[in-house]
Context: one part of a larger RNA
RNA sequence: UUGGGCGUAAAGGGCGUGUAGGCGGCAUAUGAAGCUUGGUGUGAAAUACUUCGGCUUAACCGGAGGGGCGCGCUGAGAACUGAUAUGCUGGAGUUUGGAAGGGGGAGUUAGAAUUCCUAGUGUAGGGGUGAAAUCUGUAGAUAUUAGGAAGAAUACCGGAGGCGAAGGCGAACUCCUGGAGAAAAACUGACGCUGAGGCGCGAAAGCGUGGGGAGCGAACAGGAUUAGAUACCCUGGUAGUCCACGCUGUAAACGAUGUACACUAAGUGUUUGGGGCAACCCCAAGUGCUGAAGCGGACGUGAUAAGUGUACCGCCUGGGGAGUAUGCCUGCAAGGGUGAAACUC
Numbered sequence: 001u002u003g004g005g006c007g008u009a010a011a012g013g014g015c016g017u018g019u020a021g022g023c024g025g026c027a028u029a030u031g032a033a034g035c036u037u038g039g040u041g042u043g044a045a046a047u048a049c050u051u052c053g054g055c056u057u058a059a060c061c062g063g064a065g066g067g068g069c070g071c072g073c074u075g076a077g078a079a080c081u082g083a084u085a086u087g088c089u090g091g092a093g094u095u096u097g098g099a100a101g102g103g104g105g106a107g108u109u110a111g112a113a114u115u116c117c118u119a120g121u122g123u124a125g126g127g128g129u130g131a132a133a134u135c136u137g138u139a140g141a142u143a144u145u146a147g148g149a150a151g152a153a154u155a156c157c158g159g160a161g162g163c164g165a166a167g168g169c170g171a172a173c174u175c176c177u178g179g180a181g182a183a184a185a186a187c188u189g190a191c192g193c194u195g196a197g198g199c200g201c202g203a204a205a206g207c208g209u210g211g212g213g214a215g216c217g218a219a220c221a222g223g224a225u226u227a228g229a230u231a232c233c234c235u236g237g238u239a240g241u242c243c244a245c246g247c248u249g250u251a252a253a254c255g256a257u258g259u260a261c262a263c264u265a266a267g268u269g270u271u272u273g274g275g276g277c278a279a280c281c282c283c284a285a286g287u288g289c290u291g292a293a294g295c296g297g298a299c300g301u302g303a304u305a306a307g308u309g310u311a312c313c314g315c316c317u318g319g320g321g322a323g324u325a326u327g328c329c330u331g332c333a334a335g336g337g338u339g340a341a342a343c344u345c
Stems, first nucleotide, its partner, number of pairs: 003317004007299002012313001014201004021194003025088006033081002035077009049065006091191001092188005103177007110154001114150008125136002162169002206247006215241002220236004258312006266290011294301002318345003327338004
């Protein structure tokens, strides 16, 4: 609970797509559902309101009057909303040629590095730390040279730079494929915005089956440190990290800022494209910084708004109890979604 709010105090759904619903550009005509207005009927009386009267006054009682409002019937009006019809091009979209991009999927390939294996050279240490030790090495290590194997990640370029709805995306090449932007011309003609449910996507960790396993590394073991050390440091090391298919569906999923549209000073970088094109200037779309007005409790924000407005959705309503219990849905499980109350301050 017809209120006020949601960057940081409680509060924007993780993100999209889209159903119902809500809302919706310009013009003309028609009809009149909403709407406005007239008449009429009705909404008993009492009560309430105004006024007059009766009890000495008041409460109380009696008389008269009036408006507003609801509904029905019947006329009128046509600006707005809705309806129907016919149009329009500014919203939205389509086509044409060119340009940018770590957008997505599949495949092939490359060079550094690491570890391991084999062989050569070579000899006593190596490694590690604050210092050590565990560990490793005369069965020849570390170092160095040559050859081979494996898996994972792609230095420089690299940028407050790009792309994507978000999660996210970074070696090269090939194939398939999505989206956005600028300019010009043509076309469709409101086809739009939002979106309860629904559906899809969704980091890491985790789960299932089968592979793979170089490095790193929860758990675990040992060595140290310490009063202790179930840690921080060191030596090892299993799951995992990687691949395929399936599940999970959560994050400080953050810009802690829902989406769309319109309007509102400037200055300065940068990315892509276009125009005048010599320098330079201008325009559009992004992406940063500073900043006027405004907003804001302040911090700050400030054309990428947290300003001024509109449309629609989500959410909040003192702290704890508690994102718990219960029920339901969902999952192989771990769990997830929805989500209280008693009590207490």